The RNA shown here (small-subunit ribosomal RNA) has 1519 nucleotides and comes from an Acidobacteriota bacterium. The coordinates come from a structure-prediction model, not an experiment, and the mean pLDDT is 87. Taxonomically the source falls in Acidobacteriota (Bacteria, Pseudomonadati). RNAcentral holds the sequence, with entries from ENA.
RNA sequence: AAACGAGAGUUUGAUCCCGGCUCAGAAUCAACGCUGGCGGCGCGCCUAACACAUGCAAGUCGAACGAGAAAGGGGAGCAAUCCCUGAGUACAGUGGCGCACGGGUGAGUAACACGUGGGUAACCUGCCCUUCAGUGGGGAAUAACCCUGGGAAACCGGGGCUAAUACCGCAUACGUCCUGCCGGGCGCCUGCCUGGCAGGGGAAAGCCUUCGGGCGCUGAAGGAGGGGCCCGCGGCCGAUUAGCUAGUUGGCGGGGUAAUGGCCCACCAAGGCGACGAUCGGUAGCCGGCCUGAGAGGGCACACGGCCACACUGGCACUGAGACACGGGCCAGACUCCUACGGGAGGCAGCAGUGGGGAAUCUUGCACAAUGGGGGAAACCCUGAUGCAGCGACGCCGCGUGAGCGAUGAAGCCCUUCGGGGUGUAAAGCUCUUUCGGCAGGGACGAUGAUGACGGUACCUGCGGAAGAAGCUGCGGCUAACUACGUGCCAGCAGCCGCGGUAAUACGUAGGCAGCGAGCGUUGUUCGGAGUUACUGGGCGUAAAGGGUGUGUAGGCGGUGCUCUAAGUUCGGUGUGAAAUCUCCCGGCUCAACCGGGAGGGUGCGCCGAAUACUGGAGCGCUCGAGCGCGGGAGAGGAGAGCGGAAUUCCUGGUGUAGCGGUGAAAUGCGUAGAUAUCAGGAGGAACACCGGUGGUGAAGACGGCUCUCUGGACCGCUGCUGACGCUGAGACACGAAAGCGUGGGGAGCAAACAGGAUUAGAUACCCUGGUAGUCCACGCCCUAAACGAUGCAUACUUGGUGUGGGCCGUUCAGUCGGUCCGUGCCGGAGCUAACGUGUUAAGUAUGCCGCCUGGGGAGUACGGUCGCAAGGCUGAAACUCAAAGGAAUUGACGGGGGCCCGCACAAGCGGUGGAGCAUGUGGUUCAAUUCGACGCAACGCGAAGAACCUUACCUGGGCUCGAACGGCUGCGGACCACCUGUGGAAACACGGGCUUCCCUUCGGGGACCGCAGUCGAGGUGCUGCAUGGCUGUCGUCAGCUCGUGUCGUGAGAUGUUGGGUUAAGUCCCGCAACGAGCGCAACCCUUGUCCUUUGUUGCCACUCCUCGCAAGAGGAAGCACUCUGAGGAGACCGCCAGCGACAAGCUGGAGGAAGGUGGGGAUGACGUCAAGUCAUCAUGGCCUUUAUGUCCAGGGCUACACACGUGCUACAAUGGCCGGUACAAAGCGCUGCAAACCCGCGAGGGGGAGCCAAUCGCAAAAAACCGGUCCCAGUUCGGAUUGCAGGCUGCAACUCGCCUGCAUGAAGCCGGAAUCGCUAGUAAUGGCGCAUCAGAACGGCGCCGUGAAUACGUUCCCGGGCCUUGUACACACCGCCCGUCACAUCACGAAAGUGGAUUGCACUAGAAGUCCGCAGGCCAACCCGCAAGGGAAGCAGCGGCCCAAGGUGUGAUCCAUGAUUGGGGUGAAGUCGUAACAAGGUAGCCGUAGGAGAACCUGCGGCUGGAUCACCUCCUUU
Repeated sequence: AAACGAGAGUUUGAUCCCGGCUCAGAAUCAACGCUGGCGGCGCGCCUAACACAUGCAAGUCGAACGAGAAAGGGGAGCAAUCCCUGAGUACAGUGGCGCACGGGUGAGUAACACGUGGGUAACCUGCCCUUCAGUGGGGAAUAACCCUGGGAAACCGGGGCUAAUACCGCAUACGUCCUGCCGGGCGCCUGCCUGGCAGGGGAAAGCCUUCGGGCGCUGAAGGAGGGGCCCGCGGCCGAUUAGCUAGUUGGCGGGGUAAUGGCCCACCAAGGCGACGAUCGGUAGCCGGCCUGAGAGGGCACACGGCCACACUGGCACUGAGACACGGGCCAGACUCCUACGGGAGGCAGCAGUGGGGAAUCUUGCACAAUGGGGGAAACCCUGAUGCAGCGACGCCGCGUGAGCGAUGAAGCCCUUCGGGGUGUAAAGCUCUUUCGGCAGGGACGAUGAUGACGGUACCUGCGGAAGAAGCUGCGGCUAACUACGUGCCAGCAGCCGCGGUAAUACGUAGGCAGCGAGCGUUGUUCGGAGUUACUGGGCGUAAAGGGUGUGUAGGCGGUGCUCUAAGUUCGGUGUGAAAUCUCCCGGCUCAACCGGGAGGGUGCGCCGAAUACUGGAGCGCUCGAGCGCGGGAGAGGAGAGCGGAAUUCCUGGUGUAGCGGUGAAAUGCGUAGAUAUCAGGAGGAACACCGGUGGUGAAGACGGCUCUCUGGACCGCUGCUGACGCUGAGACACGAAAGCGUGGGGAGCAAACAGGAUUAGAUACCCUGGUAGUCCACGCCCUAAACGAUGCAUACUUGGUGUGGGCCGUUCAGUCGGUCCGUGCCGGAGCUAACGUGUUAAGUAUGCCGCCUGGGGAGUACGGUCGCAAGGCUGAAACUCAAAGGAAUUGACGGGGGCCCGCACAAGCGGUGGAGCAUGUGGUUCAAUUCGACGCAACGCGAAGAACCUUACCUGGGCUCGAACGGCUGCGGACCACCUGUGGAAACACGGGCUUCCCUUCGGGGACCGCAGUCGAGGUGCUGCAUGGCUGUCGUCAGCUCGUGUCGUGAGAUGUUGGGUUAAGUCCCGCAACGAGCGCAACCCUUGUCCUUUGUUGCCACUCCUCGCAAGAGGAAGCACUCUGAGGAGACCGCCAGCGACAAGCUGGAGGAAGGUGGGGAUGACGUCAAGUCAUCAUGGCCUUUAUGUCCAGGGCUACACACGUGCUACAAUGGCCGGUACAAAGCGCUGCAAACCCGCGAGGGGGAGCCAAUCGCAAAAAACCGGUCCCAGUUCGGAUUGCAGGCUGCAACUCGCCUGCAUGAAGCCGGAAUCGCUAGUAAUGGCGCAUCAGAACGGCGCCGUGAAUACGUUCCCGGGCCUUGUACACACCGCCCGUCACAUCACGAAAGUGGAUUGCACUAGAAGUCCGCAGGCCAACCCGCAAGGGAAGCAGCGGCCCAAGGUGUGAUCCAUGAUUGGGGUGAAGUCGUAACAAGGUAGCCGUAGGAGAACCUGCGGCUGGAUCACCUCCUUU
């Protein structure tokens, strides 16, 4: 100087945590999709180490050697032919060097293969360099060549000649080598270096020459570079591989090699390796480095560089300095090719290229110009090494596809609230530029003298013209970017969460926008994020995770003082850590990528030195850890033997009689053959009440009557002894509830299984009656539990309070109090914790050691191993699948949880409904249509406060199309309307006739209005109430619902609003980390009840007067007292008294009062819930329709009818019916109206029309009641349906289809099954009256007054609701959630008679090539003997032997694939059976085990609380 760490989505209603999944980043030898202008630099078979056509990739030297053409050219000759040249050339041979380099590939290999650091006193080294010494003299062959034989070929054989730097003797030899002797120096073992003497062995080659020399050759020493061998350390997975090993381990001797060595051999010994992981299996070339990462680390190892290994597969050697040899050899095998069938040839993992495989990877290019290599003295030759070019966006880097100006902004397209907005200065247009590409000209560096493949390339210049050059992906969140249309859980999207079922920013398209850009996306892979394997840097009470418990081996860790050592450790120095890469600096290509130079770094290892705190090692000590000793007391500690009483059952006998037993209720069962009950006696087994206690003991499991015997441990006191002897503890060993197993006993009670009885839809259960294993004992197994404190062991430290067990000390009148050690509980501080909680008995703070965890399911399953008699235990996966599974806490909701409290909720009452007939609504059915809506409460006399037409939306038929109604514009015509009228018609309507003319005017016309034509709008009771507004129902007139600030909590949230009282009430009072406030409650409003004031007409009439009347009474005047009208006011507030209560709020009673504790009634409905109801009141988005889904008209339908339900009316009668008589209301209504008197009619009604716009007149008679009469219990003098006839009224019109009247007819029905509704006082019940709608048409609706009850002990139960609390696996909230079998589909896996294959062990067999050994009778030039023949030596063929590849046989092991059938498992909107679990889940659940059962499960035994509820006990807190 540089460098230096980001998170997000997803489990829930919400929260915090645990935890997995997913995303954003970087990278890539990539591939795929869409797209594609240029250049530079790189890279390019990851798969079949599969097979390969063709060409090329290693030759060269004539200055080592012998031999030696031809074509062509020239010449001679008539010609055959010859000569010269070609040429000592080509071709080949002998010989030398090279071919072991360079190039390729990654199969094999887990190894001294690689990396790093060392060793070699155990070694080699051609060519090259330096130095020393030499190079004398001979010999015998042999290829080529010639002759000849065989063969298709490849090629081979025989005979003959010849040269050398080929081969062989001899000579000489400093030094070297061997042997022996005498020394010197050194050392890390065997030894190394070196001097001298003696003996012995061993060399050579020549060629060229300018004659100077040069190149060679031989022996030797040294160097450089290269290599061999050995060692320390380092780097993969599996223990479901635990034991491996016979040349194995070592020794002596030998062989072999350049060299050590068991490398090889003979003999001897019995070793060697392994939990610090041998052996076996799987995988893999290793490294520098590359990618990622803050780093530590993780992954990779393609290109470049180093090393290794391999060259069709396996084996083998030869040559050589070097090989067991990619383009050499031999053999075997597989394959391919040739063949004359006899036999041969071949090896691209060299460069190109082909086929094949594959998602996928290039040209059969140019050149040796450069660099490098081989040969050569050199020229030069060779070089698919290399330098270049080609192809491929495969990667990195750079550039371009234009620049400026240009509209309140063209067109097109998109959106729109129709105003406008967007694309957008974008385009056009104007001005300008020319990079790149194109065309043309010039033209390098690379080459220091010649030589340039690249290449007419880079580069420079000119020309022309915006001209040739933009896409890809995305736009719901993460994540940057939004609208429209289409689609309608379809088509599709999707990395995760998730989108799509008619308004989709998530699908498809378009416009717009965002991102990147010659690329952009996708897929695969790696690291990151992931602290999600945690060394840096995690955890284990409840989330996954402490082993059931102990003893103890290895290992890990270890108190205190001194001395020594210096292994660890620290520091300094030094060597190494190749180059490239990386970082920094500088430089070269216009920049960059790329390249060059320098520096740094390279965490590692070796060596030297220093230090000594800590750890280790050695030695000597110490006492506090640990242990021992002595003295005590406590205890359900363990084992064995014996003894005891209570109770159950059984047996015997007595008493005794009809039942007992059992349950929710019963039954099975037992009992008149005498049970149960009761008394006495006896038998037998099991368990030990009270004491007994969150008391004690034990390591845990566990242990409980008493006594004895044996025995373990802990605790306390003393501080005498040892002197760190300690802690933990993988393996190992031991113990280990219940159930279960084996053998033999025992068996009272209990009780799986089983049987029966109940319950039930069923009941393989819960309940009952029986009952066998078992429970008990002995011995032997099993070895698991919710074996739990769900909390491993040890040590130390860190505020307290209060119980309790054991010991000791002090103290007190007192076991009174205090102290101390050990144990055991509770509450709580700090701290910790996600929270709950924990808290000196830690889950706090630390250390040591062990065990264990890493998402859920699959699964504690499968396979393998091991243990077990079995049941089964221990160990323990994967495929596949999911986006979660979880913990704690919060708010709700819910509970066949709890507490408190309300309501005609039950109860107590009265009257109904459900039965009948009718009315009315609904369902259903029917129909051309029976229009539509409403569906538990909260649809069903509801929308309907009134369907004959109309209404009307439905059906049938007939018409209209600017339309039945409305607005704007254009054109034409005209006043229109109204009225009269003709024809057809059911009408609508169609076609006509007549009559009729407003305003202004510049006289053209214009305006208002109407008609016609056209156009933009219309119209729709068509769809969506799940797009909406508004309105409404309901919980509910219930007492609740919230907010601000504060406080508490990480947070959701809590507090307030809970608590004690009280109320109809979250009403009020008190208390309180809360203090206040809002919407609700109440009050304010209306009405009714009393009084007052006022008002007096149309109301009233007490007193007075007048008129009429005998009187009763009527009318008038006067009056406003009373009644009343309607306006104002008073009155009630627990105000007063007493009691209760906290002296409060308030409650109870009383007085007064018309009324008493909100007096009665009404209006008034919080936050919200039900996707509640309504698109058909209205409004409204979207969609649909436009000669019809609009509109008009006629007729029909909504009134149907085998049924079913709801709501009502009338009844069934005597508290009644009928007849007659006589009273008393309130509230309303009335001018297209109410209508009196009077007349007619039996009546409905008709006539009539006074009066009244109404406190005046009218409707209007109130009825029940009361009085009198009659009926006499009967389907009636009850009841009135139904039907017939005759009438009345309304209305255009009563057929479908109105109401009323009279006469006649007189049905069902004699009080209503299960069930069910209303009502708490002027209420129910009962009686009538009025009104709205309305022409007419209520048994319905809304009101009014009359008569006028009964009952409420009470809150256990049913229903609904409020508050608090508790549990929860619910949150669509119990109409929730959820389990298992079965059935169907599909997927992966296991088992399985087997079958196929791969790898491999062992045994035997076999034995090619080849080395080595032996023989060598056949062959044999060099040397020796010999004149010669011949012999010898040496050698060879051949043969034999050891070893040995392929092959064969047998038998094992491991793995893979497959397999009829079979087993469970996973997954899959709406299948079947049940209901196991979650609330006490309706039998608390769960764990282990055993039996049983369609299934979830049930039952037995033991255990756990991770069980609700009530009561009790104990403990704690407060007083």